[in-house]
Context: one part of a larger RNA
RNA sequence: UCCGGCGAGUUACGCCUCACGAGCGAGGCUAAGCGUCUCAGACGCGGAGCCGCAGCGAAAGCGAGUCCGAAAGGGCGUCUUGAGUUCGUGGGGGUAGACCCGAAACCUCAGUGAUCUAUCCAUGGCCAGGUUGAAGCUUCGGUAACACGGAGUGGAGGACCGAACCGUUGUGGGUUGAAAACCGCUCGGAUGAGCUGUGGAUAGGGGUGAAAGGCCAAUCAAACUGGGAGAUAGCUGGUUCUCUCCGAAACAUAUUUAGGUAUGGCCUCAGGAGUUUUCUCGAGGAGGUAGAGCACUGCAUGGGCGAGGGGGGUUCGCACCCUACCGACCCCAAGCAAACUCCGAAUUCCUUAUGAGAUGAGAUCCUGGGAGACAGGAGCCGUGCGAUAAUGUGCGGCUGCGAGAGGGUAAGAACCCAGACCGUCGGCUAAGGUCCCAGAGUAUGGACUUAGUGGAGAAGUUAAGGAUGUGAAUCUGCUCAGACAGCUGGGAGGUUGGCUUAGAAGCAGCCAUUCCUUUAAAGAGUGCGUAAUAGCUCACCAGUCGAGUGGAUUUGCGCCGAAAAUGGUCGGGACUGAAGUCCGUCACCGAAGCCACGGAUUGUUUGCUUCUACGGAAGCAAGUGAUGGUAGGAGAGCGUCGUGUCUGCAGAGAAGGUAUCAGGGAACUGGUGCUGGAGCGGGCAGGAGUGAAGAUGCCGGA
Numbered sequence: 001u002c003c004g005g006c007g008a009g010u011u012a013c014g015c016c017u018c019a020c021g022a023g024c025g026a027g028g029c030u031a032a033g034c035g036u037c038u039c040a041g042a043c044g045c046g047g048a049g050c051c052g053c054a055g056c057g058a059a060a061g062c063g064a065g066u067c068c069g070a071a072a073g074g075g076c077g078u079c080u081u082g083a084g085u086u087c088g089u090g091g092g093g094g095u096a097g098a099c100c101c102g103a104a105a106c107c108u109c110a111g112u113g114a115u116c117u118a119u120c121c122a123u124g125g126c127c128a129g130g131u132u133g134a135a136g137c138u139u140c141g142g143u144a145a146c147a148c149g150g151a152g153u154g155g156a157g158g159a160c161c162g163a164a165c166c167g168u169u170g171u172g173g174g175u176u177g178a179a180a181a182c183c184g185c186u187c188g189g190a191u192g193a194g195c196u197g198u199g200g201a202u203a204g205g206g207g208u209g210a211a212a213g214g215c216c217a218a219u220c221a222a223a224c225u226g227g228g229a230g231a232u233a234g235c236u237g238g239u240u241c242u243c244u245c246c247g248a249a250a251c252a253u254a255u256u257u258a259g260g261u262a263u264g265g266c267c268u269c270a271g272g273a274g275u276u277u278u279c280u281c282g283a284g285g286a287g288g289u290a291g292a293g294c295a296c297u298g299c300a301u302g303g304g305c306g307a308g309g310g311g312g313g314u315u316c317g318c319a320c321c322c323u324a325c326c327g328a329c330c331c332c333a334a335g336c337a338a339a340c341u342c343c344g345a346a347u348u349c350c351u352u353a354u355g356a357g358a359u360g361a362g363a364u365c366c367u368g369g370g371a372g373a374c375a376g377g378a379g380c381c382g383u384g385c386g387a388u389a390a391u392g393u394g395c396g397g398c399u400g401c402g403a404g405a406g407g408g409u410a411a412g413a414a415c416c417c418a419g420a421c422c423g424u425c426g427g428c429u430a431a432g433g434u435c436c437c438a439g440a441g442u443a444u445g446g447a448c449u450u451a452g453u454g455g456a457g458a459a460g461u462u463a464a465g466g467a468u469g470u471g472a473a474u475c476u477g478c479u480c481a482g483a484c485a486g487c488u489g490g491g492a493g494g495u496u497g498g499c500u501u502a503g504a505a506g507c508a509g510c511c512a513u514u515c516c517u518u519u520a521a522a523g524a525g526u527g528c529g530u531a532a533u534a535g536c537u538c539a540c541c542a543g544u545c546g547a548g549u550g551g552a553u554u555u556g557c558g559c560c561g562a563a564a565a566u567g568g569u570c571g572g573g574a575c576u577g578a579a580g581u582c583c584g585u586c587a588c589c590g591a592a593g594c595c596a597c598g599g600a601u602u603g604u605u606u607g608c609u610u611c612u613a614c615g616g617a618a619g620c621a622a623g624u625g626a627u628g629g630u631a632g633g634a635g636a637g638c639g640u641c642g643u644g645u646c647u648g649c650a651g652a653g654a655a656g657g658u659a660u661c662a663g664g665g666a667a668c669u670g671g672u673g674c675u676g677g678a679g680c681g682g683g684c685a686g687g688a689g690u691g692a693a694g695a696u697g698c699c700g701g702a
Base pairs, nucleotide, nucleotide: 001702002701003700004699005698006697011096012095013094015093016092017091018090019089020088021087022086023085024084027051028050029049033045034044035043036042037041055062056061065076066075067074068073099238100237102235106228107227108226110225111224112223118202119201120200121199122198123197124196125195126194127192129161130160131159132157136153137152138151139150140149141148165189166188167187170185171184172183173182204220206216207215208214241637242636243635244634245633246632251264252263253262254261255260266372267370268369269368270367271366272365273364276363278358279357280356281355283351284350285349286348291343292341293340297337298336299335301333302332303331304330308326309325310323311322312321313320376401378399379398380397381396382395383394384393385392406417407416408415421599422598423597424596426595427594428593432589433588434587435573436572437571441586443585444584445583446582447581448580454575465560466559469557470556471555472554473553474552475551476550477549478548486544487543488542489541490540492517493516494515497511498510499509523538527536528535600627601626602625603624604623605622606621607620608619609618610617611616638691640688641687643685644684645683646682647681648680649679656675657674658673659672660671661670662669663668
């Protein structure tokens, strides 16, 4: 992982509540118990008691009233408007384990454990070999005597080296191991606080501990077994057949509340009301946003005027004068604001006793039964926070996803198109497409682009900036009295202007009525150059040539700017008068959309038939609508195993198995062959240990 079997909303109650069915009805019902009988039962007895018919008050109590109160007045009732009760079935709730499985834990005045291990007690056992050489003693020397010294002897030590034994430092292996702690090498202790055999002691909030929360039988921050016990689990997982109808929410408020729950909103079902719904136009109202504005509150710029101040002058002082300083109020001009407003939209909202029109339904409203949901998320619009970041995080509006399939977007919850009852080897379209992959134009008219720009998605047009790319438009200068470009020639004199400087001569730098002359023209000089000159050149002029040539602005498409980590790419191939881009035109393709035909279920309308308790119900036909769906509500069915009753099948072959065929809207049902070898169906009623793919499910098997 697979196969088979097992495996989860049950049962009880004088409980509560609602619906449906039945009985009786101002009443309804018996319980325990008892009796009889044809004895899993039926019939009868049993009124103890319960609910209802009257309430109010804490109560005594009073009573259609009563309670509070001095009263006034008020609360709860009565009346308007009398219905209950018993049983059954079903929905929901309560109390119980209460749909099933699942803790870690807690308690126990129940017990089992010290054959492992900790410590202790008793009694035994063990420690190859080698080394060192304490005290003491002997002797010699030595001393007044000791002391002290030498040699010998001696054999101490939590002494030394090192086997057994005990341990386990480092490392390699092992890690579904040979092993639920091992193997190899290495290493520590090895006469001691040593190691060890046997017997014994200490027991769970207890022991034992040279202390690590260590150890107490592979279990220890409180052992193990039984019991309380089905502890509790606002948590996770699972929860078994089918079809039909409707169909959410992820919000508000509250919460020791935030992943829970309650009430309301939103869904569904039953009963009732019967257009009350929604939309558009008109009428009447509400409002302070966008924008705008500066009249208020504030912020803020320049100018005018200038109170007041600073500085200077003058003065004995008061004054006075000056000021390129600061500067209130006021004036002019021009601004800014979520918490500014003299103003002020669009959209929006309200109008039960305002008008008209459309809508006529899974619209609306009321009462009651049942829920689920209260983790949302994306896009667009308006905004707060953030960085005018985030698949960021709040709020409001709309849409879809959630719970929505189909087509497009290469791929893709949310984008674009479009809402799937079923069938068809029919048709038309949407978005998007039509060279090939690949359905449909190598369509057509006009232009642009040369960058493979296009080509990273509608989402990102990447930017500032730069450029004789190229198209379009507008304005403007020069030009056959010859422009622009090229070529030829000229480009002079005062003068080396003055200053500066070593030098400064057009050309380091500074100065300036940068002037005058000769001229067709020629700057007190545009650049290169020299130490400075020189030299080359430019402006400017003439000639040659012979028709256009410069500048500016706006705009289309392109270019550079242009960087990311495994091999590149527009989905790919490929594409250049496109298969790119822009503006047109006509075709075609393209979806579960729409149409056509057939079919199913169902709402509603109409007609017919049958039945009727006269309220209506059922069936058939036609018309017209509907039929995506998670949580969830409602309805109708299928199958399994027992029971009662009726009725059947079966050795001429039951159940079960297997192969195959047929039918049905599904669960499923039926036929035939083979196998099998003894029981098994159908109708009605009634009852459940009633349906498996899931639970790291349980047991068995592979």
Molecule: large-subunit ribosomal RNA, domain II
Organism: Longimicrobiales bacterium